The prediction has a mean pLDDT of 81. This is a predicted structure of a 74-nucleotide RNA (transfer RNA) from a Nanobdellati archaeon.
[in-house]
RNA sequence: GGGUGUGUAGUUCAGUUCGGCAGAACGCCCGGUUCGGGACCGGGCAGCCCGGGGUUCGAAUCCCCGCACACCCA
Repeated sequence: GGGUGUGUAGUUCAGUUCGGCAGAACGCCCGGUUCGGGACCGGGCAGCCCGGGGUUCGAAUCCCCGCACACCCA
């Protein structure tokens, strides 16, 4: 230099099919339970989806330009 993939909650990841209300688990907080803790049960917190632009009535999703990381080729 060329190519492919990944980027969404504090963490690990779904969601992209076919554009239409952003989710799960873990975590954290409060309560129940317990002598106390763990486990368990109930409730709650948490992301304008890597950045910018475009298309569209509407974009995490489609298009363009970048950034970061991983891998392959040279």
The sequence is in RNAcentral, with records from ENA. Rfam family: tRNA. Rfam's curators write: Transfer RNA (tRNA) molecules are approximately 80 nucleotides in length. The family's RNA type in Rfam is transfer RNA. Gene Ontology term of the family: triplet codon-amino acid adaptor activity. The organism belongs to Nanobdellati, within Archaea.